The part of an RNA shown here (small-subunit ribosomal RNA, 3' major domain) has 479 nucleotides and comes from Massjukichlorella minus. The coordinates come from a structure-prediction model, not an experiment, and the mean pLDDT is 81. The full RNA is in RNAcentral, with records from ENA and SILVA. It is recorded under the gene name rrs. NCBI's taxonomy places the organism under Eukaryota, core chlorophytes, Trebouxiophyceae, Watanabeales, Massjukichlorella.

[in-house]
Context: one part of a larger RNA
RNA sequence: UGACGGGGGCCCGCACAAGCGGUGGAGCAUGUGGUUUAAUUCGAUGCAACGCGAAGAACCUUACCAGGGCUUGACAUUUUACUAACCCUUUUGAAAAAAAGGGUGUACCUACAACUUUUAGUUGAGGAAGUAUAAACAGGUGGUGCAUGGCUGUCGUCAGCUCGUGCCGUGAGGUGUAGGGUUAAGUCCUCCAACGAGCGCAACCCUUGUAUCUAGUUGAUAUUAUCAAACUAGAUAGACUGCCGGUGACAAACCGGAGGAAGGAGAGGAUGACGUCAAGUCAGCAUGCCCCUUACGUCCUGGGCUACACACGUGCUACAAUGGUUGGGACAAUGAGAUGCAACCCUGUGAAGGUAAGCCAACCUCAAAAACCCAAUCUCAGUUCGGAUUGCAGGCUGCAACUCGCCUGCAUGAAGUCGGAAUCGCUAGUAAUCGCCGGUCAGCCAUACGGCGGUGAAUACGUUCCCGGGCCUUGUACA
Numbered sequence: 001u002g003a004c005g006g007g008g009g010c011c012c013g014c015a016c017a018a019g020c021g022g023u024g025g026a027g028c029a030u031g032u033g034g035u036u037u038a039a040u041u042c043g044a045u046g047c048a049a050c051g052c053g054a055a056g057a058a059c060c061u062u063a064c065c066a067g068g069g070c071u072u073g074a075c076a077u078u079u080u081a082c083u084a085a086c087c088c089u090u091u092u093g094a095a096a097a098a099a100a101g102g103g104u105g106u107a108c109c110u111a112c113a114a115c116u117u118u119u120a121g122u123u124g125a126g127g128a129a130g131u132a133u134a135a136a137c138a139g140g141u142g143g144u145g146c147a148u149g150g151c152u153g154u155c156g157u158c159a160g161c162u163c164g165u166g167c168c169g170u171g172a173g174g175u176g177u178a179g180g181g182u183u184a185a186g187u188c189c190u191c192c193a194a195c196g197a198g199c200g201c202a203a204c205c206c207u208u209g210u211a212u213c214u215a216g217u218u219g220a221u222a223u224u225a226u227c228a229a230a231c232u233a234g235a236u237a238g239a240c241u242g243c244c245g246g247u248g249a250c251a252a253a254c255c256g257g258a259g260g261a262a263g264g265a266g267a268g269g270a271u272g273a274c275g276u277c278a279a280g281u282c283a284g285c286a287u288g289c290c291c292c293u294u295a296c297g298u299c300c301u302g303g304g305c306u307a308c309a310c311a312c313g314u315g316c317u318a319c320a321a322u323g324g325u326u327g328g329g330a331c332a333a334u335g336a337g338a339u340g341c342a343a344c345c346c347u348g349u350g351a352a353g354g355u356a357a358g359c360c361a362a363c364c365u366c367a368a369a370a371a372c373c374c375a376a377u378c379u380c381a382g383u384u385c386g387g388a389u390u391g392c393a394g395g396c397u398g399c400a401a402c403u404c405g406c407c408u409g410c411a412u413g414a415a416g417u418c419g420g421a422a423u424c425g426c427u428a429g430u431a432a433u434c435g436c437c438g439g440u441c442a443g444c445c446a447u448a449c450g451g452c453g454g455u456g457a458a459u460a461c462g463u464u465c466c467c468g469g470g471c472c473u474u475g476u477a478c479a
Stems, first nucleotide, its partner, number of pairs: 001479002003476003007473007015463002019426005026317008034308002042053002064303007073137001077136003080132004088103001090101003108127003112124005139292002142290003148286002150281003153277001155275001160199006166175003179190003205269004210237007219227003240263001243257005319419001323378007335366003340359002345354003385416001390411007432455007
């Protein structure tokens, strides 16, 4: 100087407390461990791994396993030689990759040269492409994240971390950055052997809440015109402790009030200091070294990543009457759409099929919002709760749904009556609850993830205690 203390003081945070809702019990989904397996590819492992990489494993993906193949190679450059090559279609054969044969057709480019029939064409030359040969080499999701770059997590959006000069100290170092107030903040004020400065804080950026102006079609009202309200999208205004009162040290600031759409950071986002964890990633990519080179490379078929006594994490659905079922009625926002979204109509109980307008979208479509309201019914039961599981019959995507897809109808109708110890989230348009959209994507195991709106609470006395953190101080056999 740090670190640590079941030392002290001050302060903060959904840290506790006060509340609301969960997890832990059930079934299922998903990830992991373990076990199993020919293989169950690999990575991630307290917080900060475990619906994580994976924004989508039937084949492909795919890295794993079994079998069948290839060896200058699936991919790149160079050298030499050749070219009715390559491609398309088809036959035999094979699990396919391969292999063998037949048929159609003769092509692409040019700042070049010559000629001609001169917006062009022909020939030559060159290029490109392909095949074969030769080796130099390719290739490796093989190892090392403890050799690395880059990127990321974490403490933590915590308020800290430093420098120049000066001063103090023999020196390591200190001071500044401590004290008194204050703040979300090393924020600001004051004081002071310090005076200044930098990276952080804040502000500048985006969205949203109010008003004015401008402009309006595909929007709105309407019915042939208009832009009042709404909406769209540009500009501007507005909030600054600016004003008033009080407290305070005449300061910074705090408390209350006025006006105001909004008040003291209005709300939300983006933004992550010096550093810590030899944290994570060589399997995104890049890359040193090591290793493989008829294989640890590469092509293909099939299988596996989906196994299942079990254990854990994260979720979904429930256990019902604030509910279930049936009928009727109402109100959103964000988005997506051409190999696409698909209306209306017809067929079907339905998934869907058929036909086919419109739309490259403020125009058309996805699209039905759901909780909610009204009426009826059920009457507390393992039920008209709950929907797992299983049987049969179908639909769709796709070469192909057996391993291993989703959806529909009929039948079946399990556990479960609110969950032990323990533990998690949340302070307002939040929690809770309700649906909608998107990415990935042929399809989908999405109950995930990322967004969007609808309805809409309770509680916070307080800081004694638990956890994490900041500042000062003290002790130390620690560095």